[in-house]
The RNA shown here (Purine riboswitch aptamer) has 103 nucleotides. The sequence is in RNAcentral, with records from Rfam and Ribocentre. It matches the Rfam family "Purine riboswitch aptamer". About the family: Riboswitches are metabolite binding domains within certain messenger RNAs that serve as precision sensors for their corresponding targets. Allosteric rearrangement of mRNA structure is mediated by ligand binding, and this results in modulation of gene expression. A class of riboswitches that selectively recognises guanine and becomes saturated at concentrations as low as 5 nM. In Bacillus subtilis, this mRNA motif is located on at least five separate transcriptional units that together encode 17 genes that are mostly involved in purine transport and purine nucleotide biosynthesis. It has also been shown that some members of this family are specific for adenine instead. Hence this family are termed purine riboswitches. Its Rfam clan is "Purine riboswitches".
RNA sequence: UAAAUCUUAAAUAUCAUGACUCGUAUAUCCUCGGUAAUAUGGUCUGAGUGUCUCUACCUGGUUCCCAUUAAAGAACUAGACUACGAGUUAAAGUAUUGGUUGU
Numbered sequence: 001u002a003a004a005u006c007u008u009a010a011a012u013a014u015c016a017u018g019a020c021u022c023g024u025a026u027a028u029c030c031u032c033g034g035u036a037a038u039a040u041g042g043u044c045u046g047a048g049u050g051u052c053u054c055u056a057c058c059u060g061g062u063u064c065c066c067a068u069u070a071a072a073g074a075a076c077u078a079g080a081c082u083a084c085g086a087g088u089u090a091a092a093g094u095a096u097u098g099g100u101u102g103u
Base pairs, nucleotide, nucleotide: 003101004100005099006098010097011096012095013094014093017090018089019088020087021086022085023084024083025082026056030048031047032046033045034044041066042065050057058079059078060077061076062075063074064073
C1' cells in the first nucleotide's frame, strides 16, 4: 500500500420484517329509519355521529323488565381488531472498521 477475497475470525452502526409490552384514539359507544319475535320471545337490517385516525363498532355470560301479550327493552360482566407513537427482543440485508491473500 493499488487490488482481490472473506465471516469456517470479530466489532460497530443502520435496518426491511416478525413477536411481545405499554400509551393515545373509542366509550367495541351513541342517534335515527325500516323489520322480526312475544315469557320456549326480546331479532335482523340500512344510514349517520363519534377519533388530530384508516378500520372496526361485534361475541359470550349473569341479573332484571315487559302478564291490559303489546311494543319496547335495561343494567352489569369477560373478551378484540385497527391506526399512530414508544419500548424490549429476534433478525435478512447494507455500510464502516477489521481478518486473509497479495503488489